[in-house]
Context: one part of a larger RNA
Molecule: small-subunit ribosomal RNA, 5' domain
Organism: Lachnospiraceae bacterium
């Protein structure tokens, strides 16, 4: 001098645009954050429509006035068809993305560069062929029943794109040998054989939308390597699955990744072990660079989800709002047993020097479901709230000397405030008041908002302050105080004329912001 997620103090008029628990990965009351699909499926319900029973009895007709005859409206029960209807419940996708946090980790996490001849990939794109036949169940219903509840038991019934069996099926899996090209060693291709072994599903508004096998792509992941990635030697040795092999298992998949033998290796002064810090990175700050610090907000990757463990479904998880096991903690209970996990948006306490609304909206990008209509999305878009930051604008503009009063000073003449005020003419930026009004959305559909903008009226009115003034350094006297009371980054001021402490006058310096404290360069 620059820079901060800042924070204090005095002070504060408006506007875009960032941007805000940096501390207790302490505990958490509410409320929402992931549902969706009736075009898989049965079942209840609910609307309308038909038939058909019992019921109810109007208009009309007939009359000996006592009545008959008709059969509407209504409302009821069955049943049967329909519905852009509602739904607990099977079943399917999604709940592995989004969104949050940095505890833990010095490591192939991260980053850069390369391998996989050792690998997987739902949805999607393409291109080949394929869906023939049977079968039993198991919710939900219903009826018993435990149980304070969570939440279960037993019977019995039923549908599927749920689940199992045949079939059939290739260039597809395993087995097992062959040929012929090539390579990087283990091997890769291609190409014909043998044996054997796995599929499939339906729905409709007949337009769709799905199903299954097989190969290519896309798109996402896994593993492996070279390299680079704080600081301590007042850490020097460190390692028994340890380093290699052979069988074996296990995984997508290569591998001490497991196991059982057999050998004794392997790392380490180029820093191994230990031990302390720390999520990497792109970038941000600074600096002319090199170089230093740092890693808020945005973007990439990785770890975590109360602590510790574990699989299970599934293309993908060893899973924030799934399961199960343990702990500690809360909370409910009939004491027999349960439920719970905000480092998700909001909000509470608590902790701090310090950090916001228990908003409004799917209009908009996007995500997930659906054939859509559409739902459902604290992802997002948007408002509120903080001068937290950055830019922008304004608190007037020209004239005006009798240099008014006041108020400091004075050598008492004067001097400075100071053209500053009053006055006189002007404007209207911002705020306020009225009128009008958007893009953002492709036909319709705008939270944001009657907002941003745009026009008229209309008052100089609503809008300055903070720090400093001995030198460094820009800027001076006066009075009080008397080594006191104070100031101070430094040097150093202050014991009776203090330009250095307080007030007051004046100056100076930035300005809606100054100063001061912390940090980095």
């Nucleotide at each position: 001098g620059g820079a901060u997620g800042a924070a204090c103090g005095c002070u504060g008029g408006c506007g875009g645009c960032g941007u805000g628990c940096c501390u207790a990965a302490c505990a958490c009351a509410u409320g929402c954050a992931a549902g969706u699909u009736g075009a898989a499926c049965g079942a209840a319900g609910c609307g309308c429509u038909u038939a058909c029973g019992a019921c109810g009895g109007a208009a009309u007709c007939c009359u000996c006035c006592g009545g008959g005859a008709g059969g509407a409206a209504g409302a009821u029960g069955u049943a049967a068809g329909c519905g852009a209807c509602u739904u607990a419940g099977u079943g399917g996708c999604g709940g592995a993305c989004g969104g949050g946090u940095g505890a833990g980790u010095a490591a192939c996490g991260c980053g850069u560069g390369g391998g996989u001849a050792a690998c997987c990939u739902g949805c999607c794109c393409u291109g080949u062929a394929c869906a023939g036949g049977g079968g039993g169940a198991c919710a939900a219903c219903a009826g018993c029943c435990g149980g304070a509840a969570a939440c279960a038991g037993c019977u019995g019934c039923u549908a599927a794109u749920a689940c199992c069996c045949c079939a059939u099926a290739a260039g597809c899996g395993c087995a097992c040998g062959g040929u012929a090209u090539c390579g990087c060693a283990u091997g890769a291709u291609a190409c014909a054989g043998u044996g054997u072994g796995a599929a499939a599903a339906g729905c409709c508004g007949a337009g769709a939308c799905g199903g299954u096998a097989c190969a290519g792509g896309a798109u996402g992941g896994a593993c492996c390597c070279g390299c680079g990635u704080c600081u301590g030697a007042u850490u020097a040795g460190a390692u028994a699955g340890u380093u290699g092999g052979u069988g074996g298992g296990g995984u997508a998949a290569c591998g001490g990744c497991c196991u059982a033998c057999c050998a004794a290796g392997u790392c380490a002064g180029c820093g191994a072990u230990c031990a302390g810090u720390a999520g990497c990175c792109g970038g941000c700050c600074u600096g002319a660079g090199a170089g230093g610090g740092u890693g808020a907000a945005c973007g990439g990757c990785c770890a975590c989800a109360u602590u510790g463990g574990a699989a299970c479904u599934g293309a993908g998880a060893c899973a924030c709002g799934g399961u199960c096991c343990a702990a500690a903690c809360u909370c409910c209970u009939a004491c027999g047993g349960g439920a719970g996990g905000c480092a998700g948006c909001a909000g509470u306490g608590g902790g701090g020097a310090a950090u916001a609304u228990u908003g409004c909206a799917c209009a908009a990008u996007g995500g997930g479901g659906g054939a859509a209509a559409c739902c459902c999305u604290g992802a997002u878009g948007c408002a509120g709230c903080g001068a937290c930051g950055c830019c922008g604008c304004g608190u007037g503009a020209a004239g005006g000397a009798a240099g008014a009063a006041g108020u400091a000073u004075u050598u008492c003449g004067g001097u400075a405030u100071g053209u500053a005020a009053a006055c006189u003419u002007c404007u209207a930026u911002c705020a306020g008041c009225a009128g009008g009004g958007a893009a953002g959305a492709a036909a319709a559909u705008g939270a944001c908002g009657g907002u941003a903008c745009c026009u008229g009226a209309c008052u100089a009115a609503g809008a300055a302050g903070u720090c400093c003034c001995g030198g460094c350094u820009a800027a001076c006297u006066a009075c009080g105080u008397g080594c006191c009371a104070g100031c101070a980054g430094u040097c150093g001021c202050g014991g009776u004329a203090a330009u250095a402490c307080g007030u007051a006058g004046g100056g100076g310096g930035c300005a809606a912001g100054c100063g001061u404290u912390a940090u980095c360069c």